[in-house]
RNA sequence: GCCGACUUAGCUCAGCGGUAGAGCAACGGUAUCGUAAACCGUGGGUCGUCGGUUCAAAUCCGACAGUCGGCU
Repeated sequence: GCCGACUUAGCUCAGCGGUAGAGCAACGGUAUCGUAAACCGUGGGUCGUCGGUUCAAAUCCGACAGUCGGCU
């Protein structure tokens, strides 16, 4: 220098045009003499950034940034 994959909650990940979700973690509660496990509930996101397409974009297109891998 060229090519590809990935970027979504604190962490690991789903969601592939029509109101952003799960598990774990955190917090509150039930229960217990008490703790943990268990059970019930709650909060947490400008979907990497900027632009384009569309009535509507996490999702499609482009550029850029970052991480990882391959080629030279």